[in-house]
A computed fold for a 351-nucleotide part of an RNA from an uncultured bacterium, annotated as small-subunit ribosomal RNA, central domain. The prediction has a mean pLDDT of 87.

Context: one part of a larger RNA
RNA sequence: CUGGGCUUAAAGCGCGUGUAGGCGACCUGGUAAGUAUCCUGUGAAAUCUCCCGGCUUAACCGGGAAACUGCAGGGUAUACUGCCGGGCUCGAGGCAGGUAGGGGCCACUGGAACUCUAGGUGGAACGGUGAAAUGUGUAGAUAUCUAGAGGAACGCCCCGGGGCGAAAGCGGGUGGCUGGGCCUGUCCUGACGCUGAGACGCGAAAGCGUGGGGAGCAAACGGGAUUAGAUACCCCGGUAGUCCACGCCCUAAACGAUGCGCACUAGAUUCGACGGUCUCUGACGGCGGUCGGGUCGAAGCAAAAGUGUUAAGUGCGCCGCCUGGGGAGUACGGCCGCAAGGCUAAAACUC
Numbered sequence: 001c002u003g004g005g006c007u008u009a010a011a012g013c014g015c016g017u018g019u020a021g022g023c024g025a026c027c028u029g030g031u032a033a034g035u036a037u038c039c040u041g042u043g044a045a046a047u048c049u050c051c052c053g054g055c056u057u058a059a060c061c062g063g064g065a066a067a068c069u070g071c072a073g074g075g076u077a078u079a080c081u082g083c084c085g086g087g088c089u090c091g092a093g094g095c096a097g098g099u100a101g102g103g104g105c106c107a108c109u110g111g112a113a114c115u116c117u118a119g120g121u122g123g124a125a126c127g128g129u130g131a132a133a134u135g136u137g138u139a140g141a142u143a144u145c146u147a148g149a150g151g152a153a154c155g156c157c158c159c160g161g162g163g164c165g166a167a168a169g170c171g172g173g174u175g176g177c178u179g180g181g182c183c184u185g186u187c188c189u190g191a192c193g194c195u196g197a198g199a200c201g202c203g204a205a206a207g208c209g210u211g212g213g214g215a216g217c218a219a220a221c222g223g224g225a226u227u228a229g230a231u232a233c234c235c236c237g238g239u240a241g242u243c244c245a246c247g248c249c250c251u252a253a254a255c256g257a258u259g260c261g262c263a264c265u266a267g268a269u270u271c272g273a274c275g276g277u278c279u280c281u282g283a284c285g286g287c288g289g290u291c292g293g294g295u296c297g298a299a300g301c302a303a304a305a306g307u308g309u310u311a312a313g314u315g316c317g318c319c320g321c322c323u324g325g326g327g328a329g330u331a332c333g334g335c336c337g338c339a340a341g342g343c344u345a346a347a348a349c350u351c
Base pairs, nucleotide, nucleotide: 003323004322005321006320007305008304012319014202015201016200017199021195022194023193026087027086028085029084030083031082033081034080035077036076037075038074039073040072041071042070049065050064051063052062053061054060091192092189093188094187095185096184097183098182099181103178104177105176106175107174108173109172110154114150115149116148117147118146119145120144121143125136126135163170164169207248208247209246210245211244212243216242217241221237222236223235224234259318260317261316262315263314264313267296268295269294270293271292272291273290274289276287277286278285300307301306324351325350326349333344334343335342336341
C1' cells in the first nucleotide's frame, strides 16, 4: 500500500464559477511509450530453498542446483491505454421559432391597517388581566367624523405538499435593464465533455462601521403583578435593532441531516410548463411525447425506520469527509476580521 464506510449510528464542504490534476463517445490509419511474449547480457559473495557430502549427531562447514520476483539491449504482437493524423454525430454547445415563472437589479406608484398632528361631536372613563395594578384621561382621553404627516409590511382573496432560483432565498401594481430554464425544428460547430485540490464569487438571521430613517414591534432597561424568591413566564412603558445606502462579518437543525455528472433497472396516480395527434370546428376531452414538482408502490437495497426512474437499486468518473466517548471544535501557532469572532486544528489526562 491493499480495507470498510458517510439519510437517522462517526462521516457530503451552505452554494456556485472554475485552475491544476484525474477521468472521458463512435469509426479508421500510423507509432509502439504503457502492455504481453521470446532471446541476450547483467542481477558479486555470503544468506534463504533443494540435493549430495564432512566433523559420532546437531549447530556449523564444503560442493552443486535453484533463486535473486530487478535492470538494460534486441526481436515479435497490436486487443486495450497513451501519442500523432484523418473522419463521424448520438455527448456538449450554437442557431431559429415559441413559452411559463414571487429568478435578479433600479425607478415610479396603490390601497387597507397603524401611530402621530390639527379641528369637530361628546363628557368619564379607557386600557389591561386568571384577577389586578403600574399606565392614559376633566389641561377633555377612550369612542366617532374630517383633513394632513410618517414609516414599515404587502393581510383576506388570487395562493395551490403550485412556481422560480446554484444555494442563501424570492409574493401589492406599472415600467426599464438583466440571468437562467423548458419545448419544437434538426439548420450549424464537431468531443469543444464530466468532476474539480487550491483559487475566486455568492451566502438567512444576529452583529459591526459611516450616514440617513424610525410607524409598529421589540433584546437591554424601568415599573406593575405572580411567587417562599421570580434577575422569568403575564401586564404598562421602552432603547439598540428591525428599514435605506455603502462597506464589513461568513455563521446556522445553511436539512432531503442524502456531493456533482452519466447510463441502466416494473408500474399506478396527481400537479405545473410546452409540443404532437384524434374529433367538421371547438371551450373541453381522449391518446401519446419531453422537462419539472409530489404521493403510492415491483424487484432490489437497508439494522430497521424506510428508500424505491427526483434511489438510499445496479454500475462508472471525479471531489469532499469519517475511523470509540470525554478533553474539544478547545489550547497553541498561522491566516482572516474594526470588533464580536471565523477558518485550520492537537496533546496530556481519563473512561